[in-house]
Molecule: SAM riboswitch aptamer (S box leader)
Organism: soil metagenome
RNA sequence: CAUCAAGAGAGGUUGAGGGAUUGGCCCUAUGAAACCUCGGCAACCUACAGGUUCAUUUCCUGAAAGGUGCCAACUCCAGCGCCCCUGGGCGGAAGAUG
Numbered sequence: 001c002a003u004c005a006a007g008a009g010a011g012g013u014u015g016a017g018g019g020a021u022u023g024g025c026c027c028u029a030u031g032a033a034a035c036c037u038c039g040g041c042a043a044c045c046u047a048c049a050g051g052u053u054c055a056u057u058u059c060c061u062g063a064a065a066g067g068u069g070c071c072a073a074c075u076c077c078a079g080c081g082c083c084c085c086u087g088g089g090c091g092g093a094a095g096a097u098g
Base pairs, nucleotide, nucleotide: 001098002097003096004095009038010037011036012035013034017027018026019025021079022078023077024076039071040070041069044067045066046065048062049061050060051059075094080091081090082089083088084087
């Protein structure tokens, strides 16, 4: 600096925790977290193809080989501010990923 409303899970080992933090709420012995194997999602980076261009830049599109990431719930919700209102909306902070 960009993105965060979409998307994508089985098996094995093991055995109590997990969802960053605080509060809530939720997931979990019909097996948490972790590790391993295989699979998948996505398209940020590299490489690639097409378009654009004076141009090997930029931008757009595609594809998915390599590198990350991810595969309960909107980043689970709120935590600060504003607006309408008894529940919502918008923004911010923080966080995550590149």